Notes: This is a predicted structure of a 76-nucleotide RNA (transfer RNA) from a Bryobacterales bacterium. It matches the Rfam family "tRNA". Its family is annotated with triplet codon-amino acid adaptor activity in the Gene Ontology. By type it is a transfer RNA. Model confidence (mean pLDDT): 82 of 100. Lineage of the source: Bacteria > Pseudomonadati > Acidobacteriota > Terriglobia > Bryobacterales. It was read from a public genome assembly.

[in-house]
RNA sequence: GAGUCAGAAGCUCAACUGGUUGAGCGGCGGUCUCCAAAACCGCAGGCAGGGGGUUCGAGUCCCUCCUGACUCGCCA
Numbered sequence: 001g002a003g004u005c006a007g008a009a010g011c012u013c014a015a016c017u018g019g020u021u022g023a024g025c026g027g028c029g030g031u032c033u034c035c036a037a038a039a040c041c042g043c044a045g046g047c048a049g050g051g052g053g054u055u056c057g058a059g060u061c062c063c064u065c066c067u068g069a070c071u072c073g074c075c076a
Stems, first nucleotide, its partner, number of pairs: 001072007010025004019056001027043005049065005
């Protein structure tokens, strides 16, 4: 330098034809307990990496940039 893949909740990751974005763990509150743990119940938490475009509507399609992983190449 070229190519491929990935980026979403605090962390790890799903689903979906372009039409209200979810789970587990974690956090907070409660029940229980002498206390705590476990268990159970409930709650909060996302401008879906940045910008632009297409569209009635974009996390999803297109362009560009950034970050990470991998493959190939060049110089030495």